[in-house]
Annotation: Transfer RNA from a Candidatus Aenigmatarchaeota archaeon, 73 nucleotides, folded computationally. It matches the Rfam family "tRNA".
RNA sequence: GCCCUGGUAGCUCAGUUGGCAGAGCGUUACCUUGGUAAGGUAAAGGCCGCGAGUUCAACCCUCGCCCAGGGCU
Repeated sequence: GCCCUGGUAGCUCAGUUGGCAGAGCGUUACCUUGGUAAGGUAAAGGCCGCGAGUUCAACCCUCGCCCAGGGCU
């Protein structure tokens, strides 16, 4: 330098043809217990890596850039 994969909640990851963004774990509050663990209910937490384009509408499509991993030279 070129190619491929990935970047979404604090962490690990879904999101199947573009149409209001989710799970598990964790955190907080409450319930339950004589108390703790376990269990149950609820809540908070994201401008989907950054910028631009297409579109009525973009996590999703196109282009550039940044970061991580892998491959080739």